Small-subunit ribosomal RNA, 3' major domain from a metagenome, 479 nucleotides, folded computationally. The full RNA is in RNAcentral, with records from SILVA.
Context: one part of a larger RNA
RNA sequence: UGACGGGGGCCCGCACAAGCGGUGGAGCAUGUGGUUUAAUUCGACGCAACGCGCAGAACCUUACCUGGGUUUGACAUCGUCCUGAAAGCCGUGGAAACAUUGGCCCUCCCUUCGGGGAUAGGACGACAGGUGCUGCAUGGCUGUCGUCAGCUCGUGUCGUGAGAUGUUGGGUUAAGUCCCGCAACGAGCGCAACCCUCGCCUCUAGUUGCAAACAGAUUAUGCUGAGCACUCUAGAGAGACUGCCGGUGUUAAACCGGAGGAAGGUGGGGAUGACGUCAAGUCCUCAUGGCCCUUAUGCCCAGGGCUACACACGUGCUACAAUGGCCGAUACAAAGGGUUGCAAAUCCGUGAGGAGGAGCUAAUCCCAAAAAAUCGGUCUCAAUUCGGAUUGGAGUCUGCAACUCGACUCCAUGAAGUCGGAAUCGCUAGUAAUCGUGGAUCAGCAUGCCACGGUGAAUACGUUCCCGGGCCUUGUACA
Numbered sequence: 001u002g003a004c005g006g007g008g009g010c011c012c013g014c015a016c017a018a019g020c021g022g023u024g025g026a027g028c029a030u031g032u033g034g035u036u037u038a039a040u041u042c043g044a045c046g047c048a049a050c051g052c053g054c055a056g057a058a059c060c061u062u063a064c065c066u067g068g069g070u071u072u073g074a075c076a077u078c079g080u081c082c083u084g085a086a087a088g089c090c091g092u093g094g095a096a097a098c099a100u101u102g103g104c105c106c107u108c109c110c111u112u113c114g115g116g117g118a119u120a121g122g123a124c125g126a127c128a129g130g131u132g133c134u135g136c137a138u139g140g141c142u143g144u145c146g147u148c149a150g151c152u153c154g155u156g157u158c159g160u161g162a163g164a165u166g167u168u169g170g171g172u173u174a175a176g177u178c179c180c181g182c183a184a185c186g187a188g189c190g191c192a193a194c195c196c197u198c199g200c201c202u203c204u205a206g207u208u209g210c211a212a213a214c215a216g217a218u219u220a221u222g223c224u225g226a227g228c229a230c231u232c233u234a235g236a237g238a239g240a241c242u243g244c245c246g247g248u249g250u251u252a253a254a255c256c257g258g259a260g261g262a263a264g265g266u267g268g269g270g271a272u273g274a275c276g277u278c279a280a281g282u283c284c285u286c287a288u289g290g291c292c293c294u295u296a297u298g299c300c301c302a303g304g305g306c307u308a309c310a311c312a313c314g315u316g317c318u319a320c321a322a323u324g325g326c327c328g329a330u331a332c333a334a335a336g337g338g339u340u341g342c343a344a345a346u347c348c349g350u351g352a353g354g355a356g357g358a359g360c361u362a363a364u365c366c367c368a369a370a371a372a373a374u375c376g377g378u379c380u381c382a383a384u385u386c387g388g389a390u391u392g393g394a395g396u397c398u399g400c401a402a403c404u405c406g407a408c409u410c411c412a413u414g415a416a417g418u419c420g421g422a423a424u425c426g427c428u429a430g431u432a433a434u435c436g437u438g439g440a441u442c443a444g445c446a447u448g449c450c451a452c453g454g455u456g457a458a459u460a461c462g463u464u465c466c467c468g469g470g471c472c473u474u475g476u477a478c479a
Stems, first nucleotide, its partner, number of pairs: 001479002003476003007473007015463002019427005026318008034309002042053002064304007073127001077126007085119001088104003091100003107118004129293002132291003138287002140282003143278001145276001150189006156165003169180003195270004201237006209228002214225003241264001244258005320420001324379006336367003341360002346355003386417001391412007433455007
C1' cells in the first nucleotide's frame, strides 16, 4: 500500500421488511446429469452452466456410429509430360456415392500449317484438407462485479524509502454531483449532457390517410363529386432551466412546500459499460503460434444416431375450477410480414383443409378472427359439463421421403391432479398479474426467444437483521 475481520461509523440496492404472484407436489414440453448404446457428436458447470451455443436434428444440417467407396483429392495456386480430347446425355451394374472395353455427342482462338494459346481430362510432384489438441501460447468478440462511482496522471510539497498529499474533512447529490474549507494547483478516463423513442403544442405538407360543412347515391357505409378543418402520417420548431414564489440552510451547494404547466426537479423508456477482476467463456463463427494426421484424424455416399430411459436437477406450459367451464350474441388494439410470397369474395368439407383466383412490390390489397371484456342461457360443488395426459381408429398438410422421428384435425378413450414439505424466485406503476397479436429462424415443425398492444392492482412503518456494493477509520503473526 492492499486484502481480510462472526471490528467500528456513514450510505445505497426488490437486500430485508410491507404486499402481490409464483417455483418446490401433478401431467406434459424443453435443457442438463446419470445410465444405456455401434453411436447416443462437441462445448458450457455457484452467482455469471442447465428453453445456453441451437433465430427451429425426418434426409440435408452433422461434427457421431455402421457399412460401401476414394487418394493431387469436394476446394486453391503452380511445375513437367500425355491427349482422335470438352463438359454432357442415354444404357448397364449399384442402396447411393460411383464404376463401366456399350451407344450418342464429339470444342474454341491464332497460325509461317511446324505449331502456339484457352478450356477440359489423365499421370507424376509441390501442396491442398482436418468441427484433430492446446482459450493455461494468442487476436477478435462476450459474460461478470456494475450503469457500481469509481480509476488515474502532470507539476509542486512531505517522507531516508516503500509511499502520501491531491481523491481526506464539513454539508449535499442518483453520481469523485456541486459548494465550503484545506500544501496543494490543475488535468484525463468514467458521471452528467450531446443520440433514439414516448408524452403537450405550433408551422409546413394532404395520398394510398381523414370526414366537419356543401351536393349526389344508398337499407347502410368516405361510396362519389368537391374539401384538408379534425384524426393521422413525417419533417421543422417550441417547451423544463430549480426558471418563479415561500421556508430551511453558512450570504453557499442544496433540500422541503407551492404556483403556473401536457410534463417538475435525471419527466418515462432505451442506447451508451471507466481502470481493472475472474489464467471466466469461445481454437466448433472467424483469424492465428505450436503440436499432431496425410491411401487418413482428409474427402464422397447410404442407413442409423444426436429423439434411447429404473432415475435426479434446472427452466417453462397446462391445470386442480363457479372471479369458473360450455353455448349463443355483440364491441374495442398496437406492432409487424408478404412476388419462389400474402392471398379476398364464392363454393365443398363436422374439421384440419381443398377448389378458386380478385387484389397487392403495399398508409391502397392480403395475412386478420384480436382475446380477455360485455349481454343472455346453462351447469350447482361432484374427480364433475373441472382437468386434459395416455391410447385406439379415421384423416389433412408440408416434403424425394413423416417407420425409427413432424405438425394439425375429427370420433372414441378420459390418467394424475382438490393449491403443493423443507426451501426458494420475480416484481415499486401503466409495473406485477392476466389476455390475446405479430416476427425472426423456417419446405414443414415453439409451451422457447424477440417484439406489440388490451385489462390493470396491492404495498413500502422503516434500515435491527440476511445478501451484495461504496466511502472513512481500526486490528492483523496474510500478500
Source information:
The coordinates come from a structure-prediction model, not an experiment, and the mean pLDDT is 84.